This is a predicted structure of a 172-nucleotide RNA (FMN riboswitch aptamer (RFN element)). The model forms 97% of the base pairs in the Rfam consensus. Rfam family: FMN riboswitch aptamer (RFN element). Its family is annotated with FMN binding in the Gene Ontology. The prediction has a mean pLDDT of 76.
RNA sequence: CACUGUUCUCAGGGCGGGGUGAAAGUCCCCACCGGCGGUGAGCGCCCUCCUCGAAGGAGCGGUCCAAGCCCGCGAGCGCUCGGUCUCGAUGGCAUCUUAGCCACGACCGGGGUCAGCAGAUUCGGUGAGAUUCCGAAGCCGACGGUGAUAGUCCGGAUGGAAGAGAACGGCA
Numbered sequence: 001c002a003c004u005g006u007u008c009u010c011a012g013g014g015c016g017g018g019g020u021g022a023a024a025g026u027c028c029c030c031a032c033c034g035g036c037g038g039u040g041a042g043c044g045c046c047c048u049c050c051u052c053g054a055a056g057g058a059g060c061g062g063u064c065c066a067a068g069c070c071c072g073c074g075a076g077c078g079c080u081c082g083g084u085c086u087c088g089a090u091g092g093c094a095u096c097u098u099a100g101c102c103a104c105g106a107c108c109g110g111g112g113u114c115a116g117c118a119g120a121u122u123c124g125g126u127g128a129g130a131u132u133c134c135g136a137a138g139c140c141g142a143c144g145g146u147g148a149u150a151g152u153c154c155g156g157a158u159g160g161a162a163g164a165g166a167a168c169g170g171c172a
Base pairs, nucleotide, nucleotide: 003170004169005168006167007166008165009164010163016030017029018028019027031152032151033141034140035073036072037071038070042065044063045062046061047059048058049057050056068139069138077116080110081109082108083107084106085105090103091102092101093100121137122136123135124134125133143155144154145153
């Protein structure tokens, strides 16, 4: 250093002001926020060269950081499978009537990533090269709850997780 095992730790930000109203952190005007990996021409530092040194400059050299809307991933919702609970609502079956059975439902767990709008960017500049830099103008944001419609409040969540790191090993 490559691959790999076990354990542990960490792993999301944001409503401030005004308006309307009985009521809004939910509507309207202004404001505010941006998970993880990749890419990255930008900033900083280092190195090399112009050059013996400094200043200044150059380098498709190295390194750190660097995209909400470029590529991919996570969470959440939905779908699907399994288990548990209950026949409480609805539908079906069965029955003289009940009891009951199935679907549905609620809760819990696993898997898949086909699908969900699984979110959203353009213009100008520089340049060999930029949806990444600079400038400008835009756009996007799970589900449930709520005196009134939520990216920002409350809840599932003291959860889960993309991943990041550490310790101790294994093997070449």